SAM riboswitch aptamer (S box leader) from a Chloroflexota bacterium, 103 nucleotides, folded computationally.
The model forms 97% of the base pairs in the Rfam consensus.
The prediction has a mean pLDDT of 84.
It matches the Rfam family "SAM riboswitch aptamer (S box leader)". Rfam describes the family as follows. The SAM riboswitch is found upstream of a number of genes which code for proteins involved in methionine or cysteine biosynthesis in Gram-positive bacteria.
NCBI's taxonomy places the organism under Bacteria, Bacillati, Chloroflexota.
[in-house]
Formats: sequence, C1' cells, structure tokens
RNA sequence: UACUCAUCCAGAGAGGUUGAGGGAACGGCCCUGUGAAGCCUCGGCAACCGUUUAAGCGGUGCCAAUUCCGUCGUAAGGAUAAUUUCCCUACGGAAGAUGAGAG
Repeated sequence: UACUCAUCCAGAGAGGUUGAGGGAACGGCCCUGUGAAGCCUCGGCAACCGUUUAAGCGGUGCCAAUUCCGUCGUAAGGAUAAUUUCCCUACGGAAGAUGAGAG
C1' cells in the first nucleotide's frame, strides 16, 4: 500500500504531561478550559492471528454516542392535486475502521 476474505446494534478507565481541538470526507448532530487531539504510566475490553490438552499467555487492535446519523439503489407504507417531491421502515451497495493473507 491498489487487492482478497471476515467482522463492525455488545464490551472496556484512572493518573501525569500538554494546551484547542476532535468525532475519516461532506452535511447534520454531538463531545470538549468541569480540559480536545497527541505523548507517557498503570488498568480494562475482547475481534482476528499465533501458541497451549485446556485454562492461560503472546502479537496487533480497541476503551462517548449502531461504523453517532445521513450521502447511492430497490421495495412496501404514509403525506401530496400528482405519474411530483418529501417522510418513515426494511434490504442491498458505496465509503471507512480493525484483523489475517498476499503482491
């Protein structure tokens, strides 16, 4: 890092440092000086991989909100004068994240 496969409605905190942003993009809506993001220490959760008879241990990951919601398509229903447009629900995509494999 273009690609392949799997999963994404559950779960998981404190302290120190620092100082304004962060939640991928865009639009919302949220979190944030009662300190954002980053870094450090200890703790925890438990997806994948390895190991073990198993428990367990190791590697990566994760610890606000359904991947926070929506962005595209299909279908039923509702609203509407309407074959229009909008709303809601379901399913499938796209994009993203994580793991493993592989070039």